[in-house]
Predicted 3D model of a 116-nucleotide RNA (SAM riboswitch aptamer (S box leader)) from a Spirochaetales bacterium.
RNA sequence: UACCAUCAAGAGAGGCGUUAGGGAACGGCCCGUUGAACGCCCGGCAACCUGCCACCCGGCAAGGUGCCAAAGCCGUCUCGGUUAGUGCGGUAACCACUGAACCGGAGCGAUGUGUG
Numbered sequence: 001u002a003c004c005a006u007c008a009a010g011a012g013a014g015g016c017g018u019u020a021g022g023g024a025a026c027g028g029c030c031c032g033u034u035g036a037a038c039g040c041c042c043g044g045c046a047a048c049c050u051g052c053c054a055c056c057c058g059g060c061a062a063g064g065u066g067c068c069a070a071a072g073c074c075g076u077c078u079c080g081g082u083u084a085g086u087g088c089g090g091u092a093a094c095c096a097c098u099g100a101a102c103c104g105g106a107g108c109g110a111u112g113u114g115u116g
Base pairs, nucleotide, nucleotide: 001116002115003114004112005111006110007109012042014041015040016039017038021031022030023029025076026075027074028073043068044067045066047065048064049063050061051060052059053058072108079104080103081102082101083100084098085097086096087095
């Protein structure tokens, strides 16, 4: 770095250090000197690997990574569907548009395992 899998659930108001930023980017909206983020210790969760049981599903453990505000906090460049509105048409249908709403897929990002 590519492929594969998962990401709407779950998990501290803990202690110490440090210091003004942080939530991937951009736009929002949030968190943060009642010290966030980061590092260490303790505690916890359980996605992947691992061990045990089962051997269909799955369950237990928590050793290796990882994770412990908000749906991967929301949206984004792109596609499809449904609904609503507007325009054309005009009984309508079809078609187009919308800083509109919802659903699906993709893209982007994060994590894990194996292979290249």
The coordinates come from a structure-prediction model, not an experiment, and the mean pLDDT is 79.